[in-house]
């Protein structure tokens, strides 16, 4: 100095006027003074996990969902940390839905002989026929060709010509043995028999009842105890289904009321819903964007800085 | 605020791993008519909302976002 990487702090700031809200103290009852305190790192999406509170306990199968390496952490989580395997990138450093494919079942277009206990299209070798093209048996599966993927790679040795047949290396699959809390890592040995896909159905192991502050509790106010339909022969409930339990109401159409008061509800805290606006000044001239029960995460949007650190070029 | 559903041609669906993505209506041209509408025949017309992944392959599975839409108030 260019190009990045991880982490981390900030969210223009001062002062004066004049609004706006909340609660408190005084004048006072219409409302004034004054004191205090008034948006975010994502207050967003609402993607997970939780307080609360309601559905009688929250019951028990099966259906359905969700997670899927190990260790910690934390109430719990599709969270956080170290760390184990695997990609990716020169690096710093990021990213993994990362259990099982010798449990079954399905899929693997097209092309190819042959897509899974399979096959032989072009060839390679022996042998017969035959002038000769060529053709018949038979033995390979190295090489070519087709594929996203062809039954272990590459070399040697071996053969009629081949082939893990045999060997060294390298994979991987199994067994012992040593490290480690674990994920797994080494090492030795046997020995090369069984492609991919589970973000295909399934299987394993865990785990999960439902609805949500318009929940819900008290307290009022108006209206029509108005009209239909079902119902103790069980209507409605307990998230679907069965079983169990529970027992009088459920729905419509009609009407009233306006988010009726408090409270839940919060050291910001409302329901006509608050945080503004101007005037001066100072610089880096200012992104994203506005709480609505409440936390813990995570995803996405966004400006500015610091601070470790890589790579790359140029100087000494 | 809070629960849910949707997205494919201009509009209305179909399609739920195998690749040139269909169908009706519409719209264009042609034929038929004296004309027009009905009829027939043909043609264009598509980032599958939009990004990532998963898989050899994505309109399909999977996530994250974007954009419409729906339903929830009290009393009796």
């Nucleotide at each position: 100095g260019a190009a990045g990487c991880a982490u981390c702090u900030c969210a223009u700031c001062c002062a004066g006027u004049c609004g706006c809200u909340g609660c408190c103290u005084c004048u006072u009852a219409g409302a004034g003074a004054g004191g205090c305190g008034g948006a975010g790192g994502a207050a967003a999406g609402u993607c997970c996990g939780g307080g609360c509170u309601c559905c009688g306990c929250a019951g028990g199968g099966c259906a359905g969902g969700g997670u899927g390496c190990a260790g910690g952490a934390g109430a719990a989580a599709u969270u956080c940390c170290u760390g184990u395997g695997g990609g990716u990138g020169c690096g710093a450093a990021c990213c993994c839905a990362a259990g099982g494919a010798a449990a079954g079942u399905g899929c693997c277009a097209c092309a190819g002989a042959g897509a899974c206990g399979a096959u032989a299209c072009c060839g390679c070798c022996c042998g017969a026929a035959g002038a000769a093209a060529u053709c018949c048996g038979g033995g390979c599966a190295a090489g070519g060709g087709u594929g996203a993927a062809a039954a272990g790679g590459c070399g040697a040795g071996g053969u009629a010509a081949g082939a893990g047949c045999u060997c060294a290396c390298c994979g991987g699959a199994c067994g012992c043995g040593c490290g480690g809390u674990g994920a797994c890592g080494c090492g030795c040995g046997u020995g090369c028999c069984u492609g991919g896909c589970a973000a295909a159905c399934c299987c394993c192991a865990c785990c999960c009842g439902g609805a949500g502050c318009a929940a819900g509790a008290u307290c009022g106010a108006a209206u029509a105890g108005g009209g239909g339909a079902g119902g103790c022969u069980g209507a409605g409930g307990c998230g679907g289904c069965c079983c169990g339990c529970u027992g009088a109401c459920u729905c419509c159409c009609g009407g009233g009321u306006a988010c009726g008061a408090u409270c839940g509800c919060u050291u910001a805290g409302a329901u006509a819903a608050a945080u503004g606006a101007c005037u001066g000044g100072a610089c880096a001239c200012g992104a994203c964007a506005g709480a609505a029960c409440c936390c813990g995460g995570c995803u996405u949007a966004c400006g500015a800085g610091a601070u470790g650190c890589u790579u790359c070029c140029g100087g000494a | 605020g809070g629960g849910c559903c949707u997205g494919u041609a201009g509009c209305u669906c179909a399609g739920g791993g195998g690749a040139u993505a269909g169908a009706g209506c519409a719209a264009c041209g042609g034929c038929c008519u004296c004309c027009u509408a009905a009829g027939c025949c043909g043609u264009a017309g598509g980032u599958c909302g939009c990004c990532c992944g998963u898989u050899c392959g994505a309109a399909u599975c999977g996530g994250g976002c974007c954009a419409g839409g729906c339903c929830c108030g009290c009393c009796a």